[in-house]
RNA sequence: GCCGGCAUAGCUCAGGGGCAGAGCAGCGGUUUUGUAAACCGCGGGUCGGGGGUUCAAUUCCCUCUGCCGGCU
Numbered sequence: 001g002c003c004g005g006c007a008u009a010g011c012u013c014a015g016g017g018g019c020a021g022a023g024c025a026g027c028g029g030u031u032u033u034g035u036a037a038a039c040c041g042c043g044g045g046u047c048g049g050g051g052g053u054u055c056a057a058u059u060c061c062c063u064c065u066g067c068c069g070g071c072u
Stems, first nucleotide, its partner, number of pairs: 001071007010024004018055001026042005048064005
């Protein structure tokens, strides 16, 4: 230099046009003499930045940034 993949909650990741989710973590409660475990509930996201397409974009297209891999 060329090609490809990834970027979504504190962490690990789903979701690939029509309401943004799970597990773990956090907070509250039940239980216990107490802690842990278990069970019930709650909160937490400008979906990496910018632009385009569309009635509508986390999702499709372009570009930038960061990380990972391949080729030379």
Annotation: Predicted 3D model of a 72-nucleotide RNA (transfer RNA) from a Candidatus Omnitrophota bacterium. Rfam family: tRNA. The family's RNA type in Rfam is transfer RNA. The prediction has a mean pLDDT of 84.